[in-house]
Molecule: small-subunit ribosomal RNA
Organism: uncultured Bacteroidota bacterium
RNA sequence: GAGGAACGCUAGCGGCAGGCUUAACACAUGCAAGUCGAGGGGUAACAGGGAAAGCUUGCUUUUUGCUGACGACCGGCGCACGGGUGAGUAACGCGUAUACAAUUUACCUUAUACAAGGGGAUAGCCUUUAGAAAUGAAGAUUAAUACCCUAUGGUCUAUAGGAUUCUCAUGAAUUUUAUAGUAAAGAUUUAUCGGUAUAAGAUGAGUAUGCGUCCUAUUAGCUAGAUGGUAGAGUAAUGGUUUACCAUGGCAACGAUAGGUAGGGGUCCUGAGAGGGAGAUCCCCCACACUGGUACUGAGACACGGACCAGACUCCUACGGGAGGCAGCAGUGAGGAAUAUUGGACAAUGGAGGCAACUCUGAUCCAGCCAUGCCGCGUGAAGGAAGACGGCCCUAUGGGUUGUAAACUUCUUUUAUAGAGGAAGAAACCCUCCCACGUGUGGGAGGCUGACGGUACUCUACGAAUAAGCACCGGCUAACUCCGUGCCAGCAGCCGCGGUAAUACGGAGGGUGCAAGCGUUAUCCGGAAUCAUUGGGUUUAAAGGGUCCGUAGGCGGGCAAUUAAGUCAGAGGUGAAAUCCCACAGCUCAACUGUGGAACUGUCUUUGAUACUGGUUGUCUUGAAUUAUAGUGAAGUAGAUAGAAUAUGUAGUGUAGCGGUGAAAUGCAUAGAUAUUACAUAGAAUACCGAUUGCGAAGGCAGUCUACUAACUAUAUAUUGACGCUAAUGGACGAAAGCGUGGGGAGCGAACAGGAUUAGAUACCCUGGUAGUCCACGCCGUAAACGAUGGAUACUAGUUGUUGGGGUUUAUCCCUUGUGUAUCGAAGCUAACGCGAUAAGUUGACCGCCUGGGGAGUACGGCCGCAAGGCUAAAACUCAAAUGAAUUGACGGGGGCCCGCACAAGCGGUGGAGCAUGUGGUUUAAUUCGAUGCAACGCGAAGAACCUUACCAGGUCUUGACAUGUGCGGAACUUUCCAGAGAUGGAUUGGUGCCUUCGGGAACCGUAACACAGGUGCUGCAUGGCUGUCGUCAGCUCGUGUCGUGAGAUGUUGGGUUAAGUCCCGCAACGAGCGCAACCCCUGUCCUUAGUUGCCAUCAUUUAGUUGGGCACUCUAAGGAGACUGCCGGUGACAAACCGGAGGAAGGUGGGGAUGACGUCAAGUCAUCAUGGCCCUUAUGACCUGGGCUACACACGUGCUACAAUGGCUAGUACAAAGGGUUGCCAACUCGCGAGAGUGCGCUAAUCCCAUAAAGCUAGUCGUAGUCCGGAUUGGAGUCUGCAACUCGACUCCAUGAAGUCGGAAUCGCUAGUAAUCGCAGAUCAGAAUGCUGCGGUGAAUACGUUCCCGGGCCUUGUACACACCGCCCGUCACACCAUGGGAGUGGGAUGCAAAAGAAGUAGCUAGGCUAACCUUCGGGAGGCCGGUUACCACUUUGUGUUUCAUGACUGGGGUG
Repeated sequence: GAGGAACGCUAGCGGCAGGCUUAACACAUGCAAGUCGAGGGGUAACAGGGAAAGCUUGCUUUUUGCUGACGACCGGCGCACGGGUGAGUAACGCGUAUACAAUUUACCUUAUACAAGGGGAUAGCCUUUAGAAAUGAAGAUUAAUACCCUAUGGUCUAUAGGAUUCUCAUGAAUUUUAUAGUAAAGAUUUAUCGGUAUAAGAUGAGUAUGCGUCCUAUUAGCUAGAUGGUAGAGUAAUGGUUUACCAUGGCAACGAUAGGUAGGGGUCCUGAGAGGGAGAUCCCCCACACUGGUACUGAGACACGGACCAGACUCCUACGGGAGGCAGCAGUGAGGAAUAUUGGACAAUGGAGGCAACUCUGAUCCAGCCAUGCCGCGUGAAGGAAGACGGCCCUAUGGGUUGUAAACUUCUUUUAUAGAGGAAGAAACCCUCCCACGUGUGGGAGGCUGACGGUACUCUACGAAUAAGCACCGGCUAACUCCGUGCCAGCAGCCGCGGUAAUACGGAGGGUGCAAGCGUUAUCCGGAAUCAUUGGGUUUAAAGGGUCCGUAGGCGGGCAAUUAAGUCAGAGGUGAAAUCCCACAGCUCAACUGUGGAACUGUCUUUGAUACUGGUUGUCUUGAAUUAUAGUGAAGUAGAUAGAAUAUGUAGUGUAGCGGUGAAAUGCAUAGAUAUUACAUAGAAUACCGAUUGCGAAGGCAGUCUACUAACUAUAUAUUGACGCUAAUGGACGAAAGCGUGGGGAGCGAACAGGAUUAGAUACCCUGGUAGUCCACGCCGUAAACGAUGGAUACUAGUUGUUGGGGUUUAUCCCUUGUGUAUCGAAGCUAACGCGAUAAGUUGACCGCCUGGGGAGUACGGCCGCAAGGCUAAAACUCAAAUGAAUUGACGGGGGCCCGCACAAGCGGUGGAGCAUGUGGUUUAAUUCGAUGCAACGCGAAGAACCUUACCAGGUCUUGACAUGUGCGGAACUUUCCAGAGAUGGAUUGGUGCCUUCGGGAACCGUAACACAGGUGCUGCAUGGCUGUCGUCAGCUCGUGUCGUGAGAUGUUGGGUUAAGUCCCGCAACGAGCGCAACCCCUGUCCUUAGUUGCCAUCAUUUAGUUGGGCACUCUAAGGAGACUGCCGGUGACAAACCGGAGGAAGGUGGGGAUGACGUCAAGUCAUCAUGGCCCUUAUGACCUGGGCUACACACGUGCUACAAUGGCUAGUACAAAGGGUUGCCAACUCGCGAGAGUGCGCUAAUCCCAUAAAGCUAGUCGUAGUCCGGAUUGGAGUCUGCAACUCGACUCCAUGAAGUCGGAAUCGCUAGUAAUCGCAGAUCAGAAUGCUGCGGUGAAUACGUUCCCGGGCCUUGUACACACCGCCCGUCACACCAUGGGAGUGGGAUGCAAAAGAAGUAGCUAGGCUAACCUUCGGGAGGCCGGUUACCACUUUGUGUUUCAUGACUGGGGUG
């Protein structure tokens, strides 16, 4: 896009079309084929007339064919048309073009001729009679345009001849002779209509032929009337159509036969076309008429509404017997998703009969039903902004949108409704009249006739009045928001959407599209170049046959002649109409219809052309082949033969192991192995040469020699003269394994055995070992049979090797040829990779093969095979992918380079104990919440007794504890008392302020109502911000250019170097950005400036830098200097840089800190804060008291203290840094064993205080023990803070004195002022550190090195991974479902063969019966009918095959989950 559609929702009108696609299933009822009295005998019904009778005097009855007419009957014509359906049919059925010298044709037309004389019947009617009926039977009688005989007859027919002219082969036409044979019908109104014969025409029919006409080869052979001939028969006619005889043909790979499916065409749909699909309506042809068979009649049938028979079914029946055929029009049932009225009329067109009137006509014309389709019209038009109400949305005091839409004003009236008028389609036939002449024709005038239908159309009235839906809105694809839902419900054509912010589900608002329709479903074509003729492919995506030979077929070198088949052109015929296209015209337009044209791309005949192809003929040598000469090779077959090795045997020497492996063991060996020497035997394979080599069609081929055979190359000696290329079917060869028969058997070695390995090990490894491997003969016929590349020809830059040949040279070299083989590359090709004269380039010819993945190279069938199996080769079902090449990442028990306390080398720990602290778990009314590998667990928490606090129990409040706004009242505030656990409630005292324009106002308090407050409630997977981590790793990118079809690449890779993508060099790249580094802070050296609260060398003075004095030093804190590979030597590419050295306080980043690229982990946090959405609102908000966060069989993390002598204890004694301090630090003094208390100077701090630093050092003691170690736990007594130390604080004193004697597997930190060790301070804080953050003191050991573990960076490689190896993914098993193969079988369908059977009918025969026309010698005969019989034959039956469908216990594999 389309339609004979259906379904869902909806529906105003009209026109034109269309309407059982399914059950060729069954049918009630009505109608669909009759007509002619001008063929006939006649008179059942109707009407008229006549006659008669009766009486009710205008009626009834009877009768009469007299008339109009006419039932039934005889006869004629029609019924073979029209109408329906598509079952069958793969066919001369259809289409197209021819032929009939092989035919027929009623009615119609034309022409010619004719129609004489006779005869016998029969239906009807009548009388009997059988039967329920259908239907008959007998007798009598009768007519014809029914039937018969005779006559006549022609250009008739048949037979036998003659002559002439022709042709397409058989032959035809014309003419003529003889013999034989064959016709007729009348009617009547007197006008005509009929009849017979022949010829011709027209129309219809029949037959034959060429070409075209679906699928299957898993259908390859078929055929006995089969193919042909002769002679009969038959037919309208040819013909094996049929019969007899004779011959053995005929068809088929250009697809016979068989099976399946199907009416064919004009045309219709689609498509640019070529094609593909279809065959409704209309037209042509065919076939069929309940199923099967058969003939009759007829011009025509083997007959839809005829006959006979058989069968199935239905109906009637008196049970004896009968009737029927909607695939005609309506209609019914059934089937189905689905398809209409038991209508009107013959008015028109057409048909049958008739002289005609006329009759009949479900053909036809109309109407009815159905949005089934196409076309047209309408559902109003103009104005109208307060941009109304309402709805919806938002950033919500307001906007946007619905929307000029509505309301409202004015206008119109198609349509609907009502009323009035009102067609065309009608012109004929016929009747009347007139005219003409050919006397039955033509013309003219008038009259008659409408189903549709009071319809179309026109006018009037009325009033916007009577008239809009459907689908969609994620992309494709025009059209977006809100709410609900929460992987549910659902959507979906493909991709896909839905798991709490869904433009995708459902609803709404809005929008988009189409519109009396709109969507959906199924089907066909297109897009699809996705079967490719136009117009595809085949190295790797599906696809080159394993190789060669060769048949058919296809294709084929140069020149010339001829022909004209292909080809091209002209002309003629045909290609029905309708359809398509164009023009014009008719319905108001259109759809629709009419007229004309064009076209129908086809086919046949004929006339030409001759370039090309083909045919024929001649010739040529370049393709091809043969020959000669010279060469080449692991080419083949057969035979002979050689040496090394191995094994075995015999003999000798010799002794304890051998063998084997990652390591072992099995195994062999004192019965003498292994080793070694000699001899012998056996089988198999041929080291070196040897190669990137050679040969062969491929498989494949290797010691040497011989014989036979084949091939290739070069040269050009000669010859043939296109002999060629390819190759379906076919044939031959064809590795390894395997099979059969017979040999052989050394080594190796499936199976098998043993030993190992392992979780297991039916494996890899080891020790043995059978088939086999070898030979001969015969099978098999497959391989990643690969160059994954069919063979042959021609053409298209080069380079570098090499085999073979030739030339030259002393030789190497070099040149040439272009047979083979190999590398790199131009153009070109390719999706890319790549190919590139050995093409995957460019041409033409031939063959094989492919058409999404799986199922499956499987099943079934067939062929081959001894078997194994091979060849050929599907479908159901299932998925939305499977695949190729390349790209970027990620990954690898891949490779290269490099780094890091990563390992190693060391030091010290953790893991064991006790305690502290955090977590899990458990418990609980609650043990609030969060953090969970590294990167949670002394984490948020720099500090839970109340508070904090978010949790629990109880008691309370509801505009609220907190914010803003409004009204009213009161200054605010404050004293005291009562109840209560308190919150709170009640009572009570004092107070009257500030500003003022004198109205009031500001702050604060109380109260009332409403807007609102409030939430540590949920979602960190809706978010911002902040943070962790890879990682302080060296990376991450961009612009322009270039390369690539593209993803992308290049730059960023490479050579060096660095801590570094740091720098240098090179380079189709050149530059740039974020990172690195530097700039910043602290620290290490020096200088300048400045000296109080700091310092004190010199002077003076002191207990004391205390004071005078000084600012040199230290120190403080500001500013500078200094370090840059700057200098020297070496290495390096003359670079970057590295190594060493000098100087220097410091040397190659001096040390430390801050600083964290692009990004990753949906990492963490809604409980810091902010925030979308959701939720609660007398509660999930707020207040109070008490409790809990502190629980405790247990497990883990992080720490502290220890286990002691490098130590503990006692005594004495020395040296810091950095901090903090007024709600504070607190000196000195007094008291207390002590924690502390009392009193109180100083200090807002370089001034005073915290504040004695400790380890250390000097002495003493302890003596290896559960201790003078260790300090848990517990009892008692206290101190301090604080409303308050019970749950639940810290500290002190006395007493108590647990575990623990250095810690399993495992694991952590650290590379120098570091580890280890020692103390000090601070934040938080009323109080409460073993934690955290800082500070200094003492102060090591080790690093060979990068193999390994972990993490990371760069390059490269493989990849079936891309939520990226924590990936992907294979097979069995278990379960569910689906389709399918096999299957003892079972049940249907179709069909072959061989038989049986034999109705009706036809043909032949017969003479049993009957018999009008004719003949007769009157006896009968001819002829006919019935009967009988034979042949053919439908139904039916039997046997045996083939094929197909369904089903089947059980079973096989397959698919999906």